[in-house]
RNA sequence: GGGCGAGUGGUGAAAUUGGUAUACACGACAGACUCAAAAUCUGUUGGCAGCAAUGCCGUGAGGGUUCAAGUCCCUCCUCGCCCA
Repeated sequence: GGGCGAGUGGUGAAAUUGGUAUACACGACAGACUCAAAAUCUGUUGGCAGCAAUGCCGUGAGGGUUCAAGUCCCUCCUCGCCCA
């Protein structure tokens, strides 16, 4: 230099054909249980604003197509594999 693949929560990762972003597991926090802890069980768990209801933003970055993009197209960044 060329080709292919990947990038989504705190972590691993799901999201069928473009149609509600966070399933499931782990972790964390709170509670129950316990003398206390572990284990187990229950609840909560992206960010910002708000008393709340709710609203806005968020899938590596930027742009495009579309009524609608994590998903399709273009450029770039990072990582992995292959070729030279």
Molecule: transfer RNA
Organism: Candidatus Saccharimonadota bacterium